[in-house]
This is a predicted structure of a 77-nucleotide RNA (c-di-GMP-I riboswitch aptamer).

RNA sequence: CUUAGUAAAAGGCAAGUAUACUGUGAAGUAUACACGCAAAACCAAGGGUCUUCAUUUGAAGAUAGCCGGUUGUCAAA
Numbered sequence: 001c002u003u004a005g006u007a008a009a010a011g012g013c014a015a016g017u018a019u020a021c022u023g024u025g026a027a028g029u030a031u032a033c034a035c036g037c038a039a040a041a042c043c044a045a046g047g048g049u050c051u052u053c054a055u056u057u058g059a060a061g062a063u064a065g066c067c068g069g070u071u072g073u074c075a076a077a
Stems, first nucleotide, its partner, number of pairs: 002077001005074001012037002016033007035065001041070003046067002048063006
């Protein structure tokens, strides 16, 4: 460097549930447990889905653990 996630080790994230708080809501944050994750790290520009308002087009939001884009840990062969 390439293949690759089959070996080992280290560290990381956290669906869902419970409690508390924020928000009209989707949803978010904190703590505990842990379904799972090699990008479940970052990005809301594009598609999808969801929420609120209006309801004619639409507007404002949420979601990256739906697709997608960017970067990247470990190191068997």

It matches the Rfam family "c-di-GMP-I riboswitch aptamer". Its family is annotated with cyclic-di-GMP binding in the Gene Ontology.